[in-house]
């Protein structure tokens, strides 16, 4: 350089053929329980869905460009 996959919460990821409020587990914080800690239980906070543009009544999702990461290849 060429080809392919990927970027969504602090971390690992899901998100169905575009639709109504963007989710799970772990973690964090608070509560409950306990003599106390851990575990278990309840609740909460936490997101410009990588960036920009386009299509559409409507985009995390489709199209184009950019950027970063990983893999294959020369």
């Nucleotide at each position: 350089g060429g080809c392919g996959a990927g970027g969504u919460a602090g971390c690992u990821c899901a998100g169905u053929u575009g639709g109504u409020u963007a989710g799970a587990g772990c973690g964090u914080u608070g509560g409950a329980u306990u003599c106390a800690u851990a575990a278990c239980c309840c609740a909460a906070a936490g997101g410009u869905c990588c960036c920009g543009a386009g299509u559409u009544c409507a985009a995390a999702u489709c199209u184009c460009g950019g950027u970063c990461u990983c893999g294959c290849u020369a």
Source information
Transfer RNA from Flavobacterium orientale, 74 nucleotides, folded computationally. Model confidence (mean pLDDT): 81 of 100.